[in-house]
RNA sequence: UCCGAUAAAGAGCCAAACCGGGAAAACCCGGCGGCGCAAAGUCAUGGAUCUAAAGCCAUGGUUAUUUACAUGGUCACGACCGCCAGACUGCCGAU
Numbered sequence: 001u002c003c004g005a006u007a008a009a010g011a012g013c014c015a016a017a018c019c020g021g022g023a024a025a026a027c028c029c030g031g032c033g034g035c036g037c038a039a040a041g042u043c044a045u046g047g048a049u050c051u052a053a054a055g056c057c058a059u060g061g062u063u064a065u066u067u068a069c070a071u072g073g074u075c076a077c078g079a080c081c082g083c084c085a086g087a088c089u090g091c092c093g094a095u
């Protein structure tokens, strides 16, 4: 000097619950609160997972006809980075 591992110090973030708000929902925002986190900082790029309003299909129901309605199935362009991976960035440095 370089690399690796790991204390400590100064900090940081903020789970669930509760309160208020937004959304059809998943979930998100703010307050409060800390389960935890060395990236629990940012990004929806790949996968996983979650929701299904609208759409489509079926059934029921209504009806002279038409149109509302209910149930089930399907479905992401929605959600989620504190699920995994990836990308970008970041604090300290005894031994």
Base pairs, nucleotide, nucleotide: 005095012037013036018031019030020029021028022027035082041088042087043086045085046084047083049079050078055074056073057072058071059070060069
Predicted 3D model of a 95-nucleotide RNA (c-di-GMP-I riboswitch aptamer) from a Chloroflexota bacterium.